[in-house]
RNA sequence: GCGGGCGUGGUGGAAUUGGCAGACACGACAGUUUUAGGUGCUGUUACUUCGGUGUGCAGGUUCAAGUCCUGUCGCCCGCA
Numbered sequence: 001g002c003g004g005g006c007g008u009g010g011u012g013g014a015a016u017u018g019g020c021a022g023a024c025a026c027g028a029c030a031g032u033u034u035u036a037g038g039u040g041c042u043g044u045u046a047c048u049u050c051g052g053u054g055u056g057c058a059g060g061u062u063c064a065a066g067u068c069c070u071g072u073c074g075c076c077c078g079c080a
Base pairs, nucleotide, nucleotide: 001079002078003077004076005075006074007073010026011025012024019063027045028044029043030042031041032040046053047052056072057071058070059069060068
């Protein structure tokens, strides 16, 4: 240099026929139970000016994009 794959909350990971983004699990925090801890159970857990915004970044197509298209960045694999 060329080709291919991947990028989503704190972590793993789903949503893949374009149609509620974050299912499910782990972790964290609070509550409950306990003398205390652990276990179990319940709730919360991206940002927000509460209107909305958010899928590496910037654009495009569409009524609608994590998903399709273009460019770009990072990582991985192959070829030279």